Large-subunit ribosomal RNA, domain II from a Candidatus Lucifugimonadaceae bacterium, 682 nucleotides, folded computationally.
It matches the Rfam family "Bacterial large subunit ribosomal RNA".

[in-house]
Context: one part of a larger RNA
């Protein structure tokens, strides 16, 4: 892991709803006892329950009663058929659909593993080293003290056996559930062992680590209590039809759980309900404008006041300074408004619509949502961000298309068809459809990613100078005099700064554009004139493109590839394209009509998760039938056509060798693919 088998809403009681029998103002019997053909059945049995009457705390009164002073008003009632079984939908008490804990509590069992104690043994090759005491010598007044010798001590050295487990290598489904190789510590001491014995889980032992207590000890291990609990995980087994949600409020020792609502279903009822569109009629303070208010604010004028100034000081007076206030002028705002739409919301009429809308009950799930277009908030006008709104898809919807791509477009899949039309998006090949036709535009492979900014790209269009009396650009020449303009400086002569900016000769030339000079000088501009011969400047909006442009595969059209396109704008025809519509046929649900215990014909309808409803398959075992069926061959098993929308079902052969089936009823140990499911086999 695979296959087979086993494996999860029970079952009793109460209670509610519903069906469906039985009797009805009544219904019913418990326990128990009789009888029999005896796990049955028949009959007794009325104690007790339920309904027929209520109200009140009650006393108590009643179709009424309480409350009250009340013959008022209010409340609850007074109208409506109940009881007793049996199915089946729910609750409830029970283990209560099945499996699963961590733990908790009791009652034993363990110290044969280790902990530590006790009582008795055993054991430690060999080799260093030589303390204290002793003795002799030497010294000393005695001592002291010193040498040599003897001598043997040490939680000493070195170093097997024994114990230990340092450090590395192997080992890692091992030789081993902790070991082997090398290396390494201790080895006369707090050593080590043998053997008997002792301490026990709210305990015990500990040179002390939450270590150890029988390979897993922050509390052992076995049984009970025990099917402990699990607001959590997982799992849940046959088909076919209908309908179909939720991921929201509000509350919650709540936040992944549960009440109530809200949204689904499935019974009964009942309104000219809902919903649309139109026309009338409101409430409203968004947008968006807008400054009266509140407040923020540009720049100006006017002016209270403040600073500064001159004055001894006060008065005064003066300010390129601050600035309330008021006037002009521009301007912001969720918590501004003297205004104010569109939508959308409420009312009523009508037309359309048809039960989607209310009412009452069974029964449920849901109460983690995503993402996308719009309007906010919060964040950075970040997020596949976070939180409201409000629509839309996905959740629970598959089909086309977007290369691939739940949430984007298009479209809502009842079933069959080698038939047909179109949506979205496409029609050069891949790969179905145009190498379609027209008019631009783009040269950038833009297309086939991206800004501010940049740019004599390129097309379009405006507007305003200048031009055959010669413009733009280029050559040729001129560019001048008073003058070196005052001033200031060392200088300052157009060209370092400050003022001023005339006049004059001219075709024309600035009291001088820029570069130079230490100042001059030089160069050159503006301006003229000539040559040359026609368009030339400057400015603005728009269309496409160009730089800006750096990440990990070539990897930023799906690829090939494309260039008056296979790009790009605009307009056109005509085709392809979906499970969309539409044609043929079938099926089912509901409605309507005809007929009627079946059926026909007409319209609509059939995507579906949680989840409600309905109708049916098919196993086991009772009952009754079928004078069933069967060694002239049952069950099972195995092929194979057939029949049914499906579970499944007949039938023929083949196996097998003794049972078994059909109809109508009953009853469940009733249907396996998942649960790290149990249990065999491989």
């Nucleotide at each position: 892991g695979c296959c087979a088998g086993c494996g999860a809403g029970u079952u009793a009681c109460u209670u509610u709803g519903u069906g469906u029998g039985g009797c009805g103002a009544g219904g019913u019997u418990a326990a128990g006892g009789c009888g029999u053909u005896c796990a049955g059945c028949g009959c007794c049995g009325u104690a007790g329950c339920c309904g027929a009457a209520g109200c009140g705390a009650a006393a108590g009164c009643g179709a009424g009663u309480c409350u009250g002073a009340a013959c008022a008003g209010g409340g609850c009632g007074u109208u409506c058929a109940g009881u007793c079984g049996c199915g089946c939908g729910g609750a409830g008490u029970a283990g209560a659909c099945c499996c699963g804990a961590a733990a908790c509590c009791g009652u034993g069992u363990g110290a044969g593993c280790u902990a530590c104690c006790c009582a008795u043994g055993g054991c430690c090759a060999g080799g260093c080293u030589g303390a204290a005491g002793c003795g002799a010598a030497a010294g000393u007044a005695a001592c002291a003290u010193u040498u040599c010798g003897u001598g043997a001590a040490g939680g000493g050295c070195c170093g097997a056996a024994c114990c230990c487990g340092u450090u590395u290598a192997c080992g890692u489904u091992g030789c081993a559930a902790a070991g082997u190789g090398a290396u390494g510590g201790g080895a006369u001491g707090a050593g080590u062992u043998g053997u008997g014995g002792g301490u026990a889980g709210g305990g015990g032992u500990a040179a002390a680590a939450u270590g150890c207590c029988a390979a897993a000890c922050g509390a052992a291990c076995a049984c009970g209590g025990a099917g402990a609990u699990a607001g959590c995980u997982g799992g849940u087994u046959c088909u076919c039809c209908c309908c179909g949600a939720a991921a929201u409020g509000c509350a919650u020792u709540u936040a992944g759980g549960u009440g109530c609502a809200g949204c689904g279903u499935c019974a009964g009822g009942a309104a000219u309900u809902a919903c649309u569109u139109c026309g009338c009629g409101g409430a409203g303070g968004u947008a968006g404008a807008g400054c009266u208010c509140u407040g923020a604010u540009u720049g100006g004028g006017u002016u209270a006041g403040g600073g500064g100034g001159u004055g001894a000081a006060a008065a005064a007076c003066u300010u390129a300074c601050c600035a309330a206030g008021c006037c002009c002028u521009g301007u912001c705002a969720a918590a501004c408004u003297a205004c104010g739409a569109a939508u959308a919301c409420c009312g009523c009429g009508a037309a359309g619509g048809g039960u989607a809308c209310c009412c009452u009950g069974g029964c449920a799930g849901u109460g983690a949502g995503a993402c996308a277009g719009u309007g906010a908030a919060g964040g950075a006008u970040a997020a596949g961000c976070u939180c409201c709104a409000u629509u839309g898809u996905c959740g629970a919807g598959a089909g086309g298309g977007a290369a691939a791509c739940a949430g984007c477009c298009c479209a809502g899949a009842u079933c069959g068809c080698a038939a047909g039309c179109u949506a979205a998006g496409g029609c050069c090949c891949c790969a179905a459809a145009g190498u379609g036709a027209g008019u631009g535009c783009u040269a950038a492979g833009u297309g086939u990613u991206a800004a501010a900014c940049g740019a004599g790209g390129u097309g379009g269009g405006g507007g305003c100078g200048c031009c055959c009396a010669g413009a733009c650009a280029g050559c040729c020449a001129g560019g001048a005099g008073g003058u070196u303009g005052g001033c200031u400086u060392a200088g300052a002569a157009g060209c370092a700064g400050c003022c001023a900016u005339c006049c004059u000769u001219u075709a024309a030339a600035g009291a001088g554009u820029u570069c130079g000079u230490a100042a001059c000088a030089g160069a050159u501009c503006a301006c003229u004139g000539g040559u040359c011969g026609a368009g030339g400047g400057c400015u603005c909006c728009c269309g496409c493109a160009c730089g800006g442009a750096a990440a990990a595969u070539a990897a930023a059209c799906g690829g090939g590839g494309c260039u008056c396109a296979a790009g790009c704008a605009c307009a056109c025809c005509g085709c392809c394209g979906a499970a969309g519509c539409u044609g043929c046929g079938a099926a089912a649900g509901g409605c309507g009509c005809g007929u009627u215990a079946g059926c026909g014909c007409g319209c609509c309808u059939u995507g579906g998760u949680a989840g409600g409803g309905g109708a049916g398959c098919g196993u086991u075992c009772c009952c009754a039938g079928c004078c069933g069926c069967g060694u002239a061959g049952a069950a099972g098993c195995g092929u194979g056509c057939c029949c049914g929308u499906g579970a499944g079902g007949u039938c023929a052969c083949g196996u097998g060798g003794a049972g078994u089936g059909c109809u109508g009823g009953g009853a469940a140990g009733u249907g396996a693919g998942a649960a790290u499911g149990c249990u065999g086999g491989c």